Annotation: The prediction has a mean pLDDT of 88. A computed fold for a 346-nucleotide part of an RNA from a metagenome, annotated as small-subunit ribosomal RNA, central domain. It matches the Rfam family "Bacterial small subunit ribosomal RNA". Rfam links the family to the GO terms ribosome and structural constituent of ribosome. The full RNA is in RNAcentral, with records from SILVA.
Context: one part of a larger RNA
RNA sequence: UUGGGUGUAGAGGGCAAGUAGGCGGUCUAAUAAGUGAGAGGUGAAAUCUUCCGGCUCAAUCGGAAAACUGCCUUUCAAACUGCUAGACUUGAGACAGGGAGAGGAAAAUGGAAUUCUCGGUGUAAGGGUGAAAUCUGUAGAUAUCGAGAAGAACACCAGCUGCGAAGGCGAUUUUCUGGACCUGUUCUGACGCUGAAUUGCGAAAGCUAGGGGAGCAAACAGAAUUAGAUACUCUGGUAGUCCUAGCCGUAAACGAUGAGUACUAGGUGUUGGCCUUCACCGGUCAGUGCCGCAGCUAACGCAUUAAGUACUCCACCUGGGGACUACGGUCGCAAGGCUAAAACUC
Repeated sequence: UUGGGUGUAGAGGGCAAGUAGGCGGUCUAAUAAGUGAGAGGUGAAAUCUUCCGGCUCAAUCGGAAAACUGCCUUUCAAACUGCUAGACUUGAGACAGGGAGAGGAAAAUGGAAUUCUCGGUGUAAGGGUGAAAUCUGUAGAUAUCGAGAAGAACACCAGCUGCGAAGGCGAUUUUCUGGACCUGUUCUGACGCUGAAUUGCGAAAGCUAGGGGAGCAAACAGAAUUAGAUACUCUGGUAGUCCUAGCCGUAAACGAUGAGUACUAGGUGUUGGCCUUCACCGGUCAGUGCCGCAGCUAACGCAUUAAGUACUCCACCUGGGGACUACGGUCGCAAGGCUAAAACUC
């Protein structure tokens, strides 16, 4: 490479936009590049294969045939692919009318709680634990009432609910803004699918600069426990967590399941539309769950939201360790990321 695979055994890129490329709906006409058929030329010899022959046989050698699966020229065919021209509406998009949503960005506002400060009442404990102690408290704590300040997060609603490509998104209001869905079938007329490279987005932690800092809390200090305890428990506590501007680019970034299209029993919930005798029921489209047939699977299980049946395109795997490593390249302020071996060993 061929082949076989990728939910859990090795293997789906974190996600998207999209270039090249690959693939691509229905009909008509033309063409003849691919494709098919015929003919001709060529495809040296040796080698290979078959037959015959000669060294006593064999290896070896000689002769003949076949083959050399290829290339070129020419004639014909026109179903399929391509190309050209024209047309169509089912794919795709646009338009109009609707309703849903924690989709995104910015600004403003709100209440509960927590901590702190001040003041009142009040007195000896509070806190914490398995039990304690460190700790706080007669310089008046804890508790309780009133006033004020600060920062962060938004109880109930809340739902196997919703939205988003993924990461993710949850107080309220306003402004700006993206996408999806339903109905109509008005318009365009294949405008499509995938997508190496590239570009953008990308939790948490971390980094740079400037703010902020209530609570929580790596590191650190102390108290316990213990043989020890660099831990689990407790008292404190700094980075950080928050904001602004940039960087990093990784996660069990998971549905451990790439994207798209078509087909293949049903049952039962639920979300948003539409239709309906609008009142229950029922139908349909788009999601989101559970159960389950055929089928698939090593089994578990999946099963119209496929891991079934097919096609298109991309990514990835090829025994374990060495090794998400070394070297080199490249990106980064750094931490490190991406790409990625071999010796050796079993």